[in-house]
Background:
Predicted 3D model of a 266-nucleotide RNA (Bacterial large signal recognition particle RNA) from a Eubacteriales bacterium. The coordinates come from a structure-prediction model, not an experiment, and the mean pLDDT is 75.
């Protein structure tokens, strides 16, 4: 150095979680990497830390050690942001609301603002007139089969007779009753009035006359004070998400260096 067989070793790893502490199941990441059985009120172990049984490669591109660079994902505790959501009502607003301001605008005002003083309506009582409605009294029309009046044809009844009587219908009349009319008159009410007359309030509104003589009102902004709301903001507690930097684990790639054997032949 070559050829043969065989041992080491590999045939996945890594993060949270779990655990006293390792691994593995079950989640998650890498990417492709024997099979079988086991296992969360677990399941195997003890730092050489899965276990049992099987099967392939096997001393090196392949195993193993270190170092660097990358680097999937996790985990940590900060920071910033963003959505819910429990309190709080202090502080600053914002919305609404009440008072005040009059600095801007508007509107009004010398055809006279505010303010003063004098009336007069509105309101309240009395009274009066009037309206309106109602009753009463007037006039007038109609009105009774009998039980209204008058006159009563015909016909009834009484008498011997003279003559009496009582009446139906018609025809006048006329009571209740149903109606019209004027509206003088009296008595009575009243959701009544551009009515008169007295009085009283009460100043809030309209209007009138003087005095005076310039501001006035607060509708919009502004502004300052109160008090409330808890909607938005704000504080504050806790959850979720994202993003940054730091910290720490790290699968996987890439480089570099090193390490690891027995037996036989030739």
């Nucleotide at each position: 150095c070559c050829g043969c067989g065989c041992u080491a070793a590999g045939c996945g790893g890594g993060g949270a979680g779990a655990u006293a502490g390792c691994g593995g199941u079950g989640c998650c990441c890498u990417g492709u990497a024997c099979c079988u059985g086991c296992a969360a009120u677990c399941c195997g172990c003890u730092a050489c830390a899965g276990c049992a049984g099987g099967g392939c490669u096997g001393a090196a591109c392949u195993c193993c050690c270190u170092u660097u660079u990358u680097g999937c994902g996790g985990c940590g505790g900060c920071a910033g942001c963003c959505u819910g959501u429990g309190a709080a009502g202090u502080a600053c607003g914002g919305u609404a609301c009440c008072g005040g301001u009059a600095a801007g605008g508007a509107g009004u005002g010398u055809u006279g603002a505010a303010g003063g003083c004098c009336g007069g309506g509105u309101c309240c009582c009395g009274c009066g007139c009037a309206a309106u409605c109602g009753g009463c009294g007037g006039c007038u029309g109609u009105g009774a089969a009998c039980c209204a009046u008058g006159u009563c044809a015909g016909g009834g009844c009484c008498g011997g007779a003279a003559g009496g009587c009582a009446g139906c219908a018609g025809c006048a009349u006329u009571a209740a009753g149903c109606g019209g009319c004027a509206g003088a008159g009296c008595c009575g009410a009243u959701g009544u009035g551009c009515c008169g007359c007295g009085g009283g309030g009460a100043u809030g509104c309209c209007u009138g006359a003087c005095c005076c003589g310039a501001g006035c009102u607060a509708c919009c902004u502004g502004c300052c004070g109160g008090g409330g709301u808890g909607c938005c903001u704000u504080u504050u507690g806790g959850a979720g998400g994202c993003u940054g930097a730091c910290g720490u684990c790290a699968a996987g790639a890439a480089a570099a260096g090193g390490g690891u054997g027995c037996g036989c032949g030739g």
The gene name in the source record is ffs. Rfam family: Bacterial large signal recognition particle RNA. The family's RNA type in Rfam is non-coding RNA gene.